[in-house]
RNA sequence: AUCCAUCCAUUAGCGCCAGGGCCCCAAUGCCAAUGGGGUCGACGAGGUCAACGGUCAUCGAAAGACUCGGCGGAUGCCGUUGCGGCCAUAGGCAAAGCCGUGAGGGGGAGAGGAAAAAGUGGGCGUAAUCCCGCAACAGAAACUUCCCUGCUUGCCACC
Numbered sequence: 001a002u003c004c005a006u007c008c009a010u011u012a013g014c015g016c017c018a019g020g021g022c023c024c025c026a027a028u029g030c031c032a033a034u035g036g037g038g039u040c041g042a043c044g045a046g047g048u049c050a051a052c053g054g055u056c057a058u059c060g061a062a063a064g065a066c067u068c069g070g071c072g073g074a075u076g077c078c079g080u081u082g083c084g085g086c087c088a089u090a091g092g093c094a095a096a097g098c099c100g101u102g103a104g105g106g107g108g109a110g111a112g113g114a115a116a117a118a119g120u121g122g123g124c125g126u127a128a129u130c131c132c133g134c135a136a137c138a139g140a141a142a143c144u145u146c147c148c149u150g151c152u153u154g155c156c157a158c159c
Stems, first nucleotide, its partner, number of pairs: 014072004019068001020040007043060003049082007083100004091156005104149007119134005
C1' cells in the first nucleotide's frame, strides 16, 4: 500500500411526546365512551474561532392531519469580551474599521447542484405504520465572473 472479515460513526430539520390523528385488544351483534398496548408527529440543501448573554434561528421541495401543537437541543442572527485574518507594504508595532480561517461591503450575471412526497415494485407486521429498490423535479448561502464602493491614523526603525 492492497484485499477480506468484524465493530463504531456517517446526529443539530436533530431527538423526544402529554395535546391531537390512526391501528389493535378488552365485557363479543353494532356504535360510542373507558382502559391497555402500539403508531404517526421535518423532505432534503446549507450551516460552528472560543466563552457568556439575548432571540419564535437560514433556504427551498412536498403537503393542506400535522413540516399542526408541545418539550429539549442547535452550527443562524444580535450584543460584549478574548483570539485570529484583512487593512499592511520585500520593515516592525499599535489604534480605528470590516470580517471569521474560503477571515471588506453592495449589486448584476453564470455554472453546478437535493431528498422526500406523489407514482411503481418488493418486504416485516393482525393492523395503523414502517423498511428497501426505481427515472425525475429546488432555493438560499458559498463559488466563478463583471460592475459600484471602502481601504483611515499614529509611533518606531531604515534611506